[in-house]
RNA sequence: GGAGCCGGGCGGAUCGCCGCUGCGCUCUUUUUGUGCAGGAUGGGCCUUGUGCCUGCCGGCACAGAAAGGCGGAGAGGAAAGUCCGGGCUCCGCAGGGCAAGACGCCGGGUAACACCCGGGAGGGGCGACCCUCUGACAGCGCCACAGAAAGCAGACCGCCCUGCACGCAGGGUAAGGGUGAAACGGUGGUGUAAGAGACCACCAGACACGCCAGCAAUGACGUGUGCUCGGCAUACCACGUCUGGAGCAAGACCAAGUAGGGGAGGCGGCUCGCCCGGCCGUGUGCCUCCCGGGUCGGUUGCUUGAGGGUACGGGAGACCGUGCUCCUAGAGGAAUGGCGGUCCCGCACAGCCUGAUCCGUCAGGCUGCGCGGACAGAACCCGGCUUACAGUCCGACUCUCUGA
Numbered sequence: 001g002g003a004g005c006c007g008g009g010c011g012g013a014u015c016g017c018c019g020c021u022g023c024g025c026u027c028u029u030u031u032u033g034u035g036c037a038g039g040a041u042g043g044g045c046c047u048u049g050u051g052c053c054u055g056c057c058g059g060c061a062c063a064g065a066a067a068g069g070c071g072g073a074g075a076g077g078a079a080a081g082u083c084c085g086g087g088c089u090c091c092g093c094a095g096g097g098c099a100a101g102a103c104g105c106c107g108g109g110u111a112a113c114a115c116c117c118g119g120g121a122g123g124g125g126c127g128a129c130c131c132u133c134u135g136a137c138a139g140c141g142c143c144a145c146a147g148a149a150a151g152c153a154g155a156c157c158g159c160c161c162u163g164c165a166c167g168c169a170g171g172g173u174a175a176g177g178g179u180g181a182a183a184c185g186g187u188g189g190u191g192u193a194a195g196a197g198a199c200c201a202c203c204a205g206a207c208a209c210g211c212c213a214g215c216a217a218u219g220a221c222g223u224g225u226g227c228u229c230g231g232c233a234u235a236c237c238a239c240g241u242c243u244g245g246a247g248c249a250a251g252a253c254c255a256a257g258u259a260g261g262g263g264a265g266g267c268g269g270c271u272c273g274c275c276c277g278g279c280c281g282u283g284u285g286c287c288u289c290c291c292g293g294g295u296c297g298g299u300u301g302c303u304u305g306a307g308g309g310u311a312c313g314g315g316a317g318a319c320c321g322u323g324c325u326c327c328u329a330g331a332g333g334a335a336u337g338g339c340g341g342u343c344c345c346g347c348a349c350a351g352c353c354u355g356a357u358c359c360g361u362c363a364g365g366c367u368g369c370g371c372g373g374a375c376a377g378a379a380c381c382c383g384g385c386u387u388a389c390a391g392u393c394c395g396a397c398u399c400u401c402u403g404a
Base pairs, nucleotide, nucleotide: 001400002399003398004397006395007394008393009392010391012343013342014341015340016339017338018337020074021073023071024070025069027068028067029066030065031064032063033062034061035060036059038057039056042054043053044052045051046049076375080386081385083384084383085382086381087380088247089246090245091244100243101242102241103240104239105119106118107117108116109115120133121132122131123130124129134238135237139236141232142231143230156177157176158173159172160171161170162169163168164167185203186202187201188200189199190198204228205227206225207224208223209222210221212219213218251300252299253298254297261291262290263289264288265287266286267281268280269279270278271277307326308325309324310323311322312321313320314319344373345372346371347370349368350367351366352365353364354363355362356361
């Protein structure tokens, strides 16, 4: 110098003008209500009084509303997908089971997880590093195409034996060829008609037993058995663990109507002329009062939280503890924006300078001009995972080339 691998961070800066949504101040204006004192004097009532009620006008104080003013705040690393896990809320619930779903090596972290950390085993890569994880002797099923044969093994070519009508038939054989993702251990020998763990030696594996190390997954060692046993559980299934349901449109509160429900009384009608009592006033309609439900709408839930930063301590790490410190959006058809200037970064073009040169150019710097600056927008709140992303910074590590 080139190629790569892992972890962490940033996600344009600043100024001016015009807007948007909350919050604070209560400076200005308007307005509503209540109270106080006052000024003019209109109306009404009678008990004719310096009486009472009502109306008008501005002032002050308090409380509220609207507009303006001032101050301060205002999206993300993924706010996204809504895929997991929790908090919170309502409903249900003595307890248990079935069903269904998710997960699946071991230990730890955590509120919890399908997440994270450490370890183990298997696989990939020269390597840094990356990927995967219960059970295939409980049962049941599948293994495309090709191939003779795909799990009960199996004879297409070849090899060997026998027969004859002499290129066919029968038999043996998994050593050799061919097919396939996969063909029932490997090498050498013995053996045989040819062969074959049929037998032997070594190697690899499996199973059983023993022993040691480890919390465990698991690993090391020894002995025995020729035992050589295919893959897929993301096919059903089995075993183990966990899970009640619905979700902020949850839920709580206030509460309009020339909407509607219930009750009481009055009035009216009917009941024998009257009184009491009774009945009726309906989907259709009298008057007054009371009561609760609830629609439109409003308020709340709502953002201070398993929170961020920092120092120290514990731990191998995820993480935990203590002290100090910070407050950082709360909209609701849904604000967080628009325009312009300067700077920054990247790319292209032109000019100039410097260096190298095989005179074709190449590399770096400066100036000018032009274009571009991603993915993407909170909606109750957290912890994760996954996916998208122009450009850029930092750190650790690996392989390789060249020079000293």
The RNA shown here (Bacterial RNase P class A) has 404 nucleotides. Its Rfam family is "Bacterial RNase P class A". Gene Ontology terms of the family: tRNA processing, ribonuclease P activity and dimeric ribonuclease P complex. Rfam's curators write: Ribonuclease P (RNase P) is a ubiquitous endoribonuclease, found in archaea, bacteria and eukarya as well as chloroplasts and mitochondria. The family's RNA type in Rfam is ribozyme.